[in-house]
RNA sequence: GAACGGACUCAGGGGGCGCUAUAGUGUGAACCUGGUCAGGACGGAGACGUAGCAGCCAUAAGCACUCCCUGGCGAGCCCCUGGGUCUGCUCAGC
Numbered sequence: 001g002a003a004c005g006g007a008c009u010c011a012g013g014g015g016g017c018g019c020u021a022u023a024g025u026g027u028g029a030a031c032c033u034g035g036u037c038a039g040g041a042c043g044g045a046g047a048c049g050u051a052g053c054a055g056c057c058a059u060a061a062g063c064a065c066u067c068c069c070u071g072g073c074g075a076g077c078c079c080c081u082g083g084g085u086c087u088g089c090u091c092a093g094c
Stems, first nucleotide, its partner, number of pairs: 001091002004088012017074005023066005033058004041050003
């Protein structure tokens, strides 16, 4: 120095696991969110129009549940590849 091994360690890629939320689902506003606005009110000779309470629908903040999707974080996890340190045996050279 090379071949065949061993121990430790580092990095990359992939997977799994745990937690999490700006993720998923649900809920959620008498009025100070939106849409539609019964009734009623107002305007009009009338046709109609205007604003708009309740109700209904959709959601905001919030609250609850869950990791199924998406993302973030984590480590004494698994697999693959590569690097480093030490070392055993064999061979070759000085």
Bacterial small signal recognition particle RNA from an Actinomycetes bacterium, 94 nucleotides, folded computationally.
The sequence is in RNAcentral, with records from ENA.
Rfam family: Bacterial small signal recognition particle RNA. Rfam links the family to the GO terms signal recognition particle, plasma membrane targeting and SRP-dependent cotranslational protein targeting to membrane, signal sequence recognition. It is annotated as a non-coding RNA gene.
It is recorded under the gene name ffs.
Model confidence (mean pLDDT): 83 of 100.
The model forms 100% of the base pairs in the Rfam consensus.